[in-house]
Molecule: transfer RNA
Organism: uncultured bacterium
RNA sequence: GCCGAGGUGGCGGAAUUGGUAGACGCGCCGGAUUCAAAAUCCGGUGUCUUUGACGUGAGGGUUCGAUUCCCUCCCUCGGUA
Numbered sequence: 001g002c003c004g005a006g007g008u009g010g011c012g013g014a015a016u017u018g019g020u021a022g023a024c025g026c027g028c029c030g031g032a033u034u035c036a037a038a039a040u041c042c043g044g045u046g047u048c049u050u051u052g053a054c055g056u057g058a059g060g061g062u063u064c065g066a067u068u069c070c071c072u073c074c075c076u077c078g079g080u081a
Base pairs, nucleotide, nucleotide: 001080002079003078004077005076006075007074010026011025012024019064027045028044029043030042031041032040046054047053048052057073058072059071060070061069
């Protein structure tokens, strides 16, 4: 250089003929239980100027509507010379 895969909350990781983003697990916070703790169980957990708006690597395009389709760029991994 070329080819392929990927980038989503604090972390891993779902969500596709384009139609409620973040299921599920971990972590964290609060509670129950215990003499105390572990384990287990229950609830909560993106951001902000909070009746709402924003948020899927960055920018642009298509569309009534984009994590999803198209273009350019950035980054990571694999293959190849």